This is a predicted structure of a 1484-nucleotide RNA (small-subunit ribosomal RNA) from an uncultured bacterium. Its Rfam family is "Bacterial small subunit ribosomal RNA". The coordinates come from a structure-prediction model, not an experiment, and the mean pLDDT is 84. The RNAcentral record of the sequence draws on ENA and SILVA.

RNA sequence: GAGUUUGAUCAUGGCUCAGAACGAACGCUGGCGGCAGGCCUAACACAUGCAAGUCGAACGAUAAGCCGGAGCUUGCUCUGGUGGACAGUGGCAGACGGGUGAGUAACGCGUGGGAAUAUACCCAGUAGUACGGAAUAGCCUUAGGAAACGGAGAGUAAUACCGUAUAAGCCCUUCGGGGGAAAGAUUUAUCGCUAUUGGAGUAGCCCGCGUUAGAUUAGAUAGUUGGUGGGGUAAUGGCCUACCAAGUCGACGAUCUAUAGCUGGUUUGAGAGGAUGAUCAGCCACACUGGGACUGAGACACGGCCCAAACUCCUACGGGAGGCUGCAGUGGGGAAUAUUGGACAAUGGGCGGAAGCCUGAUCCAGCAAUGCCGCGUGUGUGAAGAAGGCCUGCGGGUUGUAAAGCACUUUCAGUAAGGAGGAAAUGCUCAAGGUUAAUAACCUUGAGUCUUGACGUUACUUACAGAAGAAGCACCGGCUAACUCUGUGCCAGCAGCCGCGGUAAUACAGAGGGUGCGAGCGUUAAUCGGAAUUACUGGGCGUAAAGCGCGCGUAGGCGGUUUGUUAAGUUGGAUGUGAAAGCCCUGGGCUUAACCUGGGAACUGCAUUCAAAACUGGCAGGCUAGAGUAUGGUAGAGGUAAGUGGAAUUCCGGGUGUAGCGGUGAAAUGCGUAGAUAUCCGGAGGAACAUCAGUGGCGAAGUCGGCUUACUGGACCAAUACUGACGCUGAGGUGCGAAAGCGUGGGGAGCAAACAGGAUUAGAUACCCUGGUAGUCCACGCCGUAAACGAUGAGAACUAGACGUUGGGUCCAUUUAAGGAUUUAGUGUCGCAGCUAACGCGUGAAGUUCUCCGCCUGGGGAGUACGGCCGCAAGGCUAAAACUCAAAGGAAUUGACGGGGGCCCGCACAAGCGGUGGAGCAUGUGGUUUAAUUCGAUGCAACGCGAAGAACCUUACCUACUCUUGACAUCCUUGGAAUCCUUUAGAGAUAGAGGAGUGCCUUCGGGAACCAAGUGACAGGUGCUGCAUGGCUGUCGUCAGCUCGUGUCGUGAGAUGUUGGGUUAAGUCCCGUAACGAGCGCAACCCUUAUCCUUAGUUGCCAGCACGUAAUGGUGGGAACUCUAAGGAGACUGCCGGUGAUAAACCGGAGGAAGGUGGGGACGACGUCAAGUCCUCAUGGCCCUUAUGCCCAGGGCUACUCACGUGCUACAAUGGUCGGUACAGAGGGUCGCGAACUCGCGAGGGCAAGCUAAUCCCUUAAAGCCGGCCUCAGUUCGGAUUGGAGUCUGCAAUUCGACUCCAUGAAGUAGGAAUCGCUAGUAAUCGCGGAUCAGCAUGCCGCGGUGAAUACGUUCCCGGGCCUUGUACACACCGCCCGUCACACCACGAAAGCUGCUUGAACCAGAAGUCCAUGACCCAACCUUCGGGAGGGAAUGGCCCAAGGUUUGAGUGGUGAUUGGGGUGAAGUCGUAACAAGGUAGCC
Repeated sequence: GAGUUUGAUCAUGGCUCAGAACGAACGCUGGCGGCAGGCCUAACACAUGCAAGUCGAACGAUAAGCCGGAGCUUGCUCUGGUGGACAGUGGCAGACGGGUGAGUAACGCGUGGGAAUAUACCCAGUAGUACGGAAUAGCCUUAGGAAACGGAGAGUAAUACCGUAUAAGCCCUUCGGGGGAAAGAUUUAUCGCUAUUGGAGUAGCCCGCGUUAGAUUAGAUAGUUGGUGGGGUAAUGGCCUACCAAGUCGACGAUCUAUAGCUGGUUUGAGAGGAUGAUCAGCCACACUGGGACUGAGACACGGCCCAAACUCCUACGGGAGGCUGCAGUGGGGAAUAUUGGACAAUGGGCGGAAGCCUGAUCCAGCAAUGCCGCGUGUGUGAAGAAGGCCUGCGGGUUGUAAAGCACUUUCAGUAAGGAGGAAAUGCUCAAGGUUAAUAACCUUGAGUCUUGACGUUACUUACAGAAGAAGCACCGGCUAACUCUGUGCCAGCAGCCGCGGUAAUACAGAGGGUGCGAGCGUUAAUCGGAAUUACUGGGCGUAAAGCGCGCGUAGGCGGUUUGUUAAGUUGGAUGUGAAAGCCCUGGGCUUAACCUGGGAACUGCAUUCAAAACUGGCAGGCUAGAGUAUGGUAGAGGUAAGUGGAAUUCCGGGUGUAGCGGUGAAAUGCGUAGAUAUCCGGAGGAACAUCAGUGGCGAAGUCGGCUUACUGGACCAAUACUGACGCUGAGGUGCGAAAGCGUGGGGAGCAAACAGGAUUAGAUACCCUGGUAGUCCACGCCGUAAACGAUGAGAACUAGACGUUGGGUCCAUUUAAGGAUUUAGUGUCGCAGCUAACGCGUGAAGUUCUCCGCCUGGGGAGUACGGCCGCAAGGCUAAAACUCAAAGGAAUUGACGGGGGCCCGCACAAGCGGUGGAGCAUGUGGUUUAAUUCGAUGCAACGCGAAGAACCUUACCUACUCUUGACAUCCUUGGAAUCCUUUAGAGAUAGAGGAGUGCCUUCGGGAACCAAGUGACAGGUGCUGCAUGGCUGUCGUCAGCUCGUGUCGUGAGAUGUUGGGUUAAGUCCCGUAACGAGCGCAACCCUUAUCCUUAGUUGCCAGCACGUAAUGGUGGGAACUCUAAGGAGACUGCCGGUGAUAAACCGGAGGAAGGUGGGGACGACGUCAAGUCCUCAUGGCCCUUAUGCCCAGGGCUACUCACGUGCUACAAUGGUCGGUACAGAGGGUCGCGAACUCGCGAGGGCAAGCUAAUCCCUUAAAGCCGGCCUCAGUUCGGAUUGGAGUCUGCAAUUCGACUCCAUGAAGUAGGAAUCGCUAGUAAUCGCGGAUCAGCAUGCCGCGGUGAAUACGUUCCCGGGCCUUGUACACACCGCCCGUCACACCACGAAAGCUGCUUGAACCAGAAGUCCAUGACCCAACCUUCGGGAGGGAAUGGCCCAAGGUUUGAGUGGUGAUUGGGGUGAAGUCGUAACAAGGUAGCC
């Protein structure tokens, strides 16, 4: 920096990613070289080999070999020298080098100091190096033993051991004195030796400071702290011991527990920090485990010793041996880490005089891409843009100049040849110089000479041949560079986070292509970063996590003003140190780089010293502004105690009085005729104190309210005086602390958990009601918590104001009520700057600063478990982890929603009229049935819907029978005109047979149309997906809304505009206004209807004129009227009055055919419902292809116990029936409408005029009107059903049409709950027409006739609009969401116990060993009076003490039947607690 909480936003906050780095591991892959690193695990066990020896110039003896000598037996013996092996005595070194990190939280390490020390080898100085002695190993002889080993005897050397002498210097001292040394080798020379002084280096000791986590470890300590004497050490010291004192450490974290080697450095980071301590370097510790000492200059000793225990091995069972955390190597463990290599050539170490020897230190090589660095796998050209692959919109694109081809090059690897440097020395010879007595010797330099290479087939160079031998890995949804196809179908799988996958997956798998890195690439683990996410640099705490409930106060931290002094802090200079390496800068060397190397800088630190004196601190002295005291006043529910008052409730007694009271949404339980409630009087008792009363007062907070008294705390004001910083905060500590609760004793009126009853309810362990016990009250004692809140710690200073209010003071004026100004202390409202994520805060800050304290670090688990402390208990305080999620949470925004609010509208309710729901039938749907009952539509917005019309067809369904380039389209080949007729079989499709027929155009080649056969491309599909789509449609809704540009406001989402005041049918208009304008909607423009005018006058019309008829615009004629159909006019709140803001507009009126949108229609904003339709059509994808396609016959879609929707007809008298009679509009008609006439009771038939229609026909409209009958009944209502007979359409009327006639005459007497339509030419009622259609209409779409009632009004139901409010909703309340129970899994707690580890205390025990003691015993050096002594040894005892054992605690693991809560999981169960007034406001 990015991703991720949201519909979106800001902020908070966690999780995740991009980077670097690695002693790594794993997967795939792998050409070369250089440089580096390579058991992080079992400090587990180890076979085998090697890793520490050397010196003959310390010593004795001595094998082989060589050179001599002697004896002679001539090839043997003896002997001398040289030589140096094995072994031994002795010296030096084995305390270094090499390994490891178990232990250790410590003077262990780091850094800087210190004094009371030692020091082999080395350097320098001084003084010495004399005389003696006794042993002993080896060797030889000989017991023992399996071995390891080892006893005895004889003899021997030394630079081994001992004594004496000497003592410059040294040590001790009582200051008189006393004590102590040596070694020789060698021909010389020299090397050694002894004592001592100094140095260098090394080692030991002490101190200041720094050095992990835990307080759920708070007290620890008896050698403990100090002193004195003694001992001990190289040396100080309780290091040890005896005595004395009682100290010492600890909140600045003792003790305990856990973890850990420390550092230079490494890694990361801008830095500060964080993590780490492999390689290299310094220090420490360890060496199988534990203990111990010896030797030595140095060890309590990795490759030494003793002991104990464990383990392994050998054994003759008696006893012995061993210690790879050296180099290799083995087993084991593990994700994982190499060769039983070469050489001492170089560097270094040990010994030696040296040559030299030893050296798994070291230098090299081997193994593995473990890392860093470098190189290569070719270069140029090459378009037919090859083939192949992949994609495709079929044109092409891409792979791709990539390949091939052509022309070049040869690094590296390969073969061959040549070939540096690492080598300096040492030795030997000579010369010069120095030194010296010296031409010895030694040192330095030079010359010469003889050599010395593990690596090594080295590096490097040259030649040869040929593009020849050399590329992979991960990724491609976003973060994050890189996209398509196929397969799969919430499967398989992916995933770092968000998340992909349920049939079109750029996210899985494969492929093509691409991107990144490249001999590597990815993954995983762990680290830092990003993370300002522990914040010193550099965060926070009103609401996101976070201010202790509130005081007092200890330690600590911080602290007014002034003078002087000091110099601890502070600042500056100097000096020492801060190892080397590393990092950084700059040179140099490997062809470059990595790497190596020279120099510099740096090492931010510590110490010492000099200086400064402002600030902080210390000391001393002043001051008064902080703080406090005194004096005088003021207000107050401040506290405690005692007393006292009235109203009210309840109870008791009495009176009056009678049937109810009480309670609720409605009731009931309850009380009451045994007299309630009501009312009056009297009494008892307890609790609380109306009015005053006020965002008024007091108090630190909790809290405090009648009145009086007593005691008492604090605050404020004013003026002076006094003290002189006495202050602020406050970890621990301590006190106070609502309500509830607990203990003891009282009290108990009202209220009231629990409980009981009554209701409510599906249930109701609740809400409501009737009762009612603890409790509430008092005294004393506990508890110690609250949403103890201003969700805001305390103190101080500063920073605009305005308006209230309480308590004081001063001033002004005054009418003595009040008022104004100002000041101070409180308490409120608003507000500038500023702050804040926003909300908001704003002199009582959440502003700007200072001081101190407390607290926070994702959500859940959890304020829980365990432990501790407190409590009588309830419980409180302190306070985790495992596990789990990618969020949880804050503020604000837009919506949606609310059993929130306000305003408004709508046949929404109300007021009415008529229906549905009941009956019969029609029709659609569900269900059921069926071979099939094709499919779709399903709340409103499916259900007389698609379907404007299923007998066949339609038809998609079922059962049989057929066909396979197909019923239909295009292309190819061949043949034939096409076509028509007859016949046989069959249910038909179809199959077979026979016959008729030879067309059109022509450039004569042929062509066009059509038919048949064949072949394959293809056709075909009412198969799937309306959740892949287009188009069309429904719905909210003809509701008044939905948006944009610019501007402004806001960090932003967004807001404003569009809100407000009016008004409207309307976001309609007006006014106001940080908005000004605009668009889609509204309205208007369009059609129709209502009036008039003009024009036109047939098929329409007929007033006047004329002719004619029984009659009729029938005819001449007319153009007036009606009408037709074109064009105009008209209506606009235009006019008047009123209301209103003088506006918009509304109300009333005039005129007018029509009046405020005149009526009706068409017209449907942004969008919503993944609404409907793949079966109208179109279309992606998938599927079928002798079938899911096509043809055909029959059947089905018409089934029928039942349920629902929509209708028709009715139930009758406002009616039925019979007769007569009047008046429409709008449509349709040539495959048609069909007159008149005629037949039939009728449906209809026959014949047939007219009409392609203002001409003819359908076409008699019906209700109505005038009369007659019926008289309230299952009827002269109603017509279902059924029987019979017919008509029409049609190939066909059985399943399954309509109609007619005769007969039959069912239910039904006005319809429960519920529910629908309608506000005027409307409802209701009456008929007519049309589309579809051969036929079939109660449906649908139209037409006219007759023609009402009612609307007070907006409380309520439903739907909608605007504003506002709440919200935990945003898939938006059909939302969200809580808890128990049931099931599965996971981690954790408790638990009778069981079992490990660590550790304390007490006791037993006591190896080896130092020290101490010692009778008896033993003994070479010295002394001796020869007896012995000195001294030593062994042995024994004692102190201490390891392992071990017993008892008893503590801590910490593992495990544990069972049990407890927690978390997670799919669509389980029960309810509905929360979010809206969440339906009882919620919460603590």